[in-house]
RNA sequence: AGGUACACAACUGGAGAGCGUCGCGCCGUCCAACGGUCGAGCGACCGCCGAAGGGGCAAACCGCAGUGCUGCGGUGAAUCUCUCAGGCAAAAGGACAGUGGGGAUCAA
Numbered sequence: 001a002g003g004u005a006c007a008c009a010a011c012u013g014g015a016g017a018g019c020g021u022c023g024c025g026c027c028g029u030c031c032a033a034c035g036g037u038c039g040a041g042c043g044a045c046c047g048c049c050g051a052a053g054g055g056g057c058a059a060a061c062c063g064c065a066g067u068g069c070u071g072c073g074g075u076g077a078a079u080c081u082c083u084c085a086g087g088c089a090a091a092a093g094g095a096c097a098g099u100g101g102g103g104a105u106c107a108a
Base pairs, nucleotide, nucleotide: 002106003105004104006103008101010099011098012097013096018046020045021044022043023042024041025037026036027035028034047088048087049086053084054082055081056080060075061074062073063072064071065070
């Protein structure tokens, strides 16, 4: 030169699921009814999603005890699972992927 399982930044792409119901407050309007207030006014309730984050586990390996195979414990992955958190119009976020970059590291 170049390479890399690493972390970081920029740009691009990036799914899923109710613009849920009710009440209060506020506004349209002096009153009632009605309408609006989605998100980011407050409270309650039901339904759902999984790709921020988080929890759980298989094989395998290790240790201890017992003895021909068993018990207990530890390490142990995910886009699997749970749904705590988060999310369910748009926006924002978004695992992951691509491109460039510098860093770290290996190295002729």